[in-house]
Background
The part of an RNA shown here (large-subunit ribosomal RNA, domain I) has 544 nucleotides and comes from Sphingomonas aerolata. Rfam family: Bacterial large subunit ribosomal RNA. Its family is annotated with ribosome and structural constituent of ribosome in the Gene Ontology. The prediction has a mean pLDDT of 82. The sequence was found in a public genome assembly.
Context: one part of a larger RNA
RNA sequence: GGCAAUUCGUGGAUGCCUUGGCAUGUACAGGCGAUGAAGGACGUGGCACGCUGCGAUAAGCGCGGGUGAGCUGUGAGCAAGCUUUGACCCCGCGAUUUCCGAAUGGGGAAACCCACCUAUCCCGAUUAAUCCAAGCGCUGCGGUAACGCAGGGUAUUGGGUUAAUUAGGUUAGGUAUCACUUAGCUGAAUAAAAUAGGCUUCGUGAAGCGAACCCGGCGAACUGAAACAUCUCAGUAGCUGGAGGAAAAGACAUCAACCGAGAUUCCGUUAGUAGUGGCGAGCGAACGCGGACCAGGCCAGUGCCUGAAUUUCAACUAGUAGAAGUCUCUGGAAAGUGACGCCAUAGCGGGUGACAGCCCCGUAUACGAAAGUGAGAAUUCAGGACUCGAGUAGGGCGGAACACGUGAAAUUCUGUCUGAACAUGGGGGGACCACCCUCCAAGCCUAAAUACUCGUACAUGACCGAUAGCGAACUAGUACCGUGAGGGAAAGGUGAAAAGCACCCCGAUGAGGGGAGUGAAACAGUACCUGAAACGGAUUGCCU
Numbered sequence: 001g002g003c004a005a006u007u008c009g010u011g012g013a014u015g016c017c018u019u020g021g022c023a024u025g026u027a028c029a030g031g032c033g034a035u036g037a038a039g040g041a042c043g044u045g046g047c048a049c050g051c052u053g054c055g056a057u058a059a060g061c062g063c064g065g066g067u068g069a070g071c072u073g074u075g076a077g078c079a080a081g082c083u084u085u086g087a088c089c090c091c092g093c094g095a096u097u098u099c100c101g102a103a104u105g106g107g108g109a110a111a112c113c114c115a116c117c118u119a120u121c122c123c124g125a126u127u128a129a130u131c132c133a134a135g136c137g138c139u140g141c142g143g144u145a146a147c148g149c150a151g152g153g154u155a156u157u158g159g160g161u162u163a164a165u166u167a168g169g170u171u172a173g174g175u176a177u178c179a180c181u182u183a184g185c186u187g188a189a190u191a192a193a194a195u196a197g198g199c200u201u202c203g204u205g206a207a208g209c210g211a212a213c214c215c216g217g218c219g220a221a222c223u224g225a226a227a228c229a230u231c232u233c234a235g236u237a238g239c240u241g242g243a244g245g246a247a248a249a250g251a252c253a254u255c256a257a258c259c260g261a262g263a264u265u266c267c268g269u270u271a272g273u274a275g276u277g278g279c280g281a282g283c284g285a286a287c288g289c290g291g292a293c294c295a296g297g298c299c300a301g302u303g304c305c306u307g308a309a310u311u312u313c314a315a316c317u318a319g320u321a322g323a324a325g326u327c328u329c330u331g332g333a334a335a336g337u338g339a340c341g342c343c344a345u346a347g348c349g350g351g352u353g354a355c356a357g358c359c360c361c362g363u364a365u366a367c368g369a370a371a372g373u374g375a376g377a378a379u380u381c382a383g384g385a386c387u388c389g390a391g392u393a394g395g396g397c398g399g400a401a402c403a404c405g406u407g408a409a410a411u412u413c414u415g416u417c418u419g420a421a422c423a424u425g426g427g428g429g430g431a432c433c434a435c436c437c438u439c440c441a442a443g444c445c446u447a448a449a450u451a452c453u454c455g456u457a458c459a460u461g462a463c464c465g466a467u468a469g470c471g472a473a474c475u476a477g478u479a480c481c482g483u484g485a486g487g488g489a490a491a492g493g494u495g496a497a498a499a500g501c502a503c504c505c506c507g508a509u510g511a512g513g514g515g516a517g518u519g520a521a522a523c524a525g526u527a528c529c530u531g532a533a534a535c536g537g538a539u540u541g542c543c544u
Base pairs, nucleotide, nucleotide: 001543002542003541004540005539006538007537008536009535015529016493017492020464021463022461023460024459025458026457027456028455029453030452031209032208039100040099041098042055043054044053046078047077050074051073061094062093063092064091065090066089070082071081072080105114106113107112115175116174117173118172119171121169122168124166125165126164127163128162129161130160131159132158133157134156135154136153138151139150140149141148142147177206178205179204180203183200184199185198186197213244214242215241216240217239218238224231228278254261255260265292266291267290268289269288275283276282296445297444298443299389304384305383306382307381308380309379310378311377312376315373316372317371319367320366321365325340326339327338329336341358342357343347349361350360351359394418395417396416397415398414399413400412401411404430425440426439427438428437429436480487481486500528503515504514505513506512
């Protein structure tokens, strides 16, 4: 040095577990915001770092309910307290709610700086009024006098009260913009008046945020066509305006085919058909049929539509009751073994020292609200719609949408130029004409069936089980990286219970270890379940 066996270290795979995820279903909800949101900054605890809660009333305050013995979040420690006169906890309604943020008094490098107006209070000063005391004159009375009493006066001094003004500070409210609106003052072109406009002012509203769904406006490219230009990707992505719990559409100037149907929306089929197409790549209907859901109304009215107020059922936002088991054996521990029972409208599930219908929480079932929400319903009140649709239909030019690329191109929309008829009329039936059939444009409203899920509740899973499942089971959009937009981790498990090793020894009053003790187990010792391999030692044997 090699091989083998044994043994230890290192390492953290594997097994088992689950606090966390993922997906689906049903029901609900579908908004929050100037009464200041979403989201934050900074504070807030006896000791207090993060998270959570809360806001200078700051892990909280008040009231009304529920519950009933413990409680002071995570958080395990100490201290100090609260609580059957009902704490803590749960539900409802209130109060408080710093600063930033649409942020809105002005500014600003967010959480900061600087103002003005009104009112209020504190303090200082000035002025005025008034009261008291002192001083100084005057008058009267008493007294010989000193002086005393009464009245009234003051460019004097001190103190008090009230009012006004003002420097500084406290507290509360207000002061942005735009739209509409009330009132007032002004005010052109244009002599007057009026109007437009301007300024001030009362009141109301808007703004900003939010996952997808919806309706408009603007609108790509990569790509495919095996290149590429029409075409395709695609009216997609993206940007932007607007709204609702859905939105949009909608009551035939529609289809059909000589028979008839009867608003809209969605699904299946028709059908990858008819078509369209450098007739390439591709794009791609409708009629009809079967379903889901069905609802029709209005424009001068006994009608309809919309809104508001009041009352109220169910339901929701805390909860309540809730059956039935003992012994024995093994064991650290019984829910396991054995024996004999019981309940069941409850043998879903979870926990308890191993596997529990009968130990605990629950489950089936039956009940429950002072307060708030409350679809719908009833009643009352208020408001709205001014009449059948002309610069319209149609046409020319240029575009666009229709499955349909200009085509034989009907139909729909319109930038521009034009431009009818008036129910004895007009539109459509895929150029166009005739006949025939069918409908009545140029006004408005309309539930349901349909789309989606930031979210709430419940349930489920031939979904994951810590390199998986959300990026995140843990201080996770954290640490960290980046000027920034942005990128973005790793990290779970002692034990049934801390019983978390008193005491002794080595050591530096270490680290670490050896005894002792706890425990079923300490090779379960917080670097903690199991503990693979790579890798590193030690012992023994053999070989060189």